[in-house]
The RNA shown here (Guanidine-I riboswitch aptamer) has 111 nucleotides and comes from Agitococcus lubricus. Of the family's consensus pairs, 100% are formed in the model. Its Rfam family is "Guanidine-I riboswitch aptamer". From the family's description: This family represents a conserved RNA structure found upstream of the ykkC and yxkD genes in Bacillus subtilis and related genes in other bacteria. For this family Rfam cites "Structural Basis for Ligand Binding to the Guanidine-I Riboswitch" (Reiss et al., Structure, 2017). The coordinates come from a structure-prediction model, not an experiment, and the mean pLDDT is 84.

RNA sequence: AGAGAUGAUUGCUAGGGUUCCGAUGAUUCAACUCAUGACUGGUCCGAGAGCAAUCGGCUACACUUGGAGAAAUAAGUGUUAGCUCCACGGCGGGAUAAAAGCCCGGGAGAA
Numbered sequence: 001a002g003a004g005a006u007g008a009u010u011g012c013u014a015g016g017g018u019u020c021c022g023a024u025g026a027u028u029c030a031a032c033u034c035a036u037g038a039c040u041g042g043u044c045c046g047a048g049a050g051c052a053a054u055c056g057g058c059u060a061c062a063c064u065u066g067g068a069g070a071a072a073u074a075a076g077u078g079u080u081a082g083c084u085c086c087a088c089g090g091c092g093g094g095a096u097a098a099a100a101g102c103c104c105g106g107g108a109g110a111a
Stems, first nucleotide, its partner, number of pairs: 001006001007055006015045002020042002022039001023036004056084005061078005086106001088109001092104003
């Protein structure tokens, strides 16, 4: 903002550091070990306001069931139709090995 729903999961990316791997350096006969992420990388973390997919949800319509009962109301079904919007944002703190657009947080604020 909207009559209402305005959601979840998975994968990927922006981004992130350094537990492991690797790389580089030191030491050593060698191995082990130590140091370095202003080391490109692999594993890893990863978006409310990024992308994609799957599922879900809301409204209308039609049909079915129930019902004393024309309606209302309730539940269900659908090769049905549409909708599922918008979103500037610190400082500081937290987790993990550590950090981050992760979490605090659609927060505090701003217009």